[in-house]
RNA sequence: CGACGAACCUCUGGAGAGCCUCCAUCCGUGGAGCACCGAAGGAGCAACCCGCCCGUGUCCUCGCAGGGAACCGGGGCGGCGAAACUCUCAGGUAAAAGGACAGAGUGCCACGC
Repeated sequence: CGACGAACCUCUGGAGAGCCUCCAUCCGUGGAGCACCGAAGGAGCAACCCGCCCGUGUCCUCGCAGGGAACCGGGGCGGCGAAACUCUCAGGUAAAAGGACAGAGUGCCACGC
């Protein structure tokens, strides 16, 4: 001198959807039921790319039939693969709490240069 920058921590903002019905209750909540929400968490996948296979377009060969090749094009299977999209397992549907995400900050990085 001490940056960029990820995580943790602190502060601020932060949506959606039944204060639903019944039973119990130590009044915190638990169980059962129907209806809903998506922004804790979790899960799913498009293109690209990669591997394998096919062989009718294509290329080569051939008098024809056929044979061969896999560059290009096409097809199939698999792998990798994102979200605020999708699912609704979990969570949530008055307040409180939580809350993806955003802004700011301390410290850390630094026994470093």